Model confidence (mean pLDDT): 83 of 100. The RNA shown here (transfer RNA) has 72 nucleotides and comes from a Planctomycetales bacterium. Rfam family: tRNA. Gene Ontology term of the family: triplet codon-amino acid adaptor activity. Rfam classes the family as a transfer RNA. NCBI's taxonomy places the organism under Bacteria, Pseudomonadati, Planctomycetota, Planctomycetia, Planctomycetales.
RNA sequence: CGCGGCGUGGAGCAGUGGCAGCUCGCCAGGCUCAUAACCUGGAGGUCGUAGGUUCAAAUCCUGCCGUCGCAU
Numbered sequence: 001c002g003c004g005g006c007g008u009g010g011a012g013c014a015g016u017g018g019c020a021g022c023u024c025g026c027c028a029g030g031c032u033c034a035u036a037a038c039c040u041g042g043a044g045g046u047c048g049u050a051g052g053u054u055c056a057a058a059u060c061c062u063g064c065c066g067u068c069g070c071a072u
Base pairs, nucleotide, nucleotide: 002070003069004068005067006066007065010024011023012022013021018055026042027041028040029039030038048064049063050062051061052060
């Protein structure tokens, strides 16, 4: 140099064209003598980035960046 996978709240992951979700964590409240557990509610994401296609893009296409792997 060439080829491929991955990039989505703090962490781990779903979502493969129609308003972005789950578990854990975090905050507040409830319960308790108290803590944990349990219950309820809440905050937190311009979906790596720049373009393109489309009425509509996390999703399809292209470049770039990062990361992991294959080959040499």